[in-house]
Transfer RNA from a Thermoplasmatota archaeon, 88 nucleotides, folded computationally. The coordinates come from a structure-prediction model, not an experiment, and the mean pLDDT is 82. It matches the Rfam family "tRNA". Rfam's curators write: Transfer RNA (tRNA) molecules are approximately 80 nucleotides in length.
C1' cells in the first nucleotide's frame, strides 16, 4: 500500500446498527457521610463548568455537512491495533 478494527469523563468501558427519552449504562479510583475503639469491608450521596438550588452551558480524536435535533448518518484528516502484501 490494502483489508478490517478502533479513538467516549482520572482510568476501564457500554452506546453507534434502528438520531431525540443522554452530561452519556456499569466498573474501579476520588471526595463525604454512615457502620467500626480504628482501619478494612460493606452501604449511602456527590464526581465536565457556572449555581445554595431550581436550572443553565458545553463536551464523545480534529474539522465540515446533513437534520428542528448527532456520540450515533455522510465527507475530509490525524492517531492506534491486528492481518497481507512490499522490504531496495
Nucleotide at each position: 500500500g490494502c483489508a478490517g478494527g478502533g479513538g467516549u469523563a482520572g482510568c476501564c468501558a457500554a452506546g453507534c446498527c434502528u438520531g431525540g427519552u443522554c452530561a452519556a449504562c456499569g466498573g474501579c479510583g476520588a471526595u463525604a457521610g454512615a457502620c467500626u475503639c480504628a482501619a478494612g469491608a460493606u452501604c449511602u450521596a456527590u464526581u465536565c463548568c457556572u449555581g445554595u438550588a431550581g436550572a443553565g452551558g458545553u463536551c464523545c480524536a480534529a474539522g465540515g455537512g446533513u437534520u428542528c435535533a448527532a456520540a450515533u448518518c455522510c465527507c475530509u484528516u490525524c492517531c492506534c491495533c491486528u492481518g497481507c502484501a512490499c522490504c531496495a